[in-house]
RNA sequence: UCUCGAUAAAGGCAAACCUGGUGAAAACCAGCGACGCAAAGCUAAAGGGGCUACGGCAAUUCAUUGCUAAGCCAGCCAGCUACCGAA
Numbered sequence: 001u002c003u004c005g006a007u008a009a010a011g012g013c014a015a016a017c018c019u020g021g022u023g024a025a026a027a028c029c030a031g032c033g034a035c036g037c038a039a040a041g042c043u044a045a046a047g048g049g050g051c052u053a054c055g056g057c058a059a060u061u062c063a064u065u066g067c068u069a070a071g072c073c074a075g076c077c078a079g080c081u082a083c084c085g086a087a
Base pairs, nucleotide, nucleotide: 004085005084012037013036018031019030020029021028022027035075041080042079043078047077048076049073050072051071055068056067057066058065059064
């Protein structure tokens, strides 16, 4: 240095629920709270995959339905970076 990850050490992040707020929604922000996480750090048209559809397009029995993302998710996979150092 690379791989690897120990009832090691120092720490870190923070799910769901609930409260307030933003958003059409997905979801996000803050507080509470810890399910868990060796990357639960960063990267989302310019790797894959997933979610939503305001708007647009099409259909229509006029109530709706389908398609569509450069909107959203990295705590889905992945890429990049990184603390410590037992076996």
The RNA shown here (c-di-GMP-I riboswitch aptamer) has 87 nucleotides and comes from Mesobacillus selenatarsenatis SF-1. Its Rfam family is "c-di-GMP-I riboswitch aptamer". From the family's description: GEMM was predicted in a large-scale screen for bacterial structured RNA regulatory elements. The sequence is in RNAcentral, with records from Rfam and Ribocentre. The coordinates come from a structure-prediction model, not an experiment, and the mean pLDDT is 88.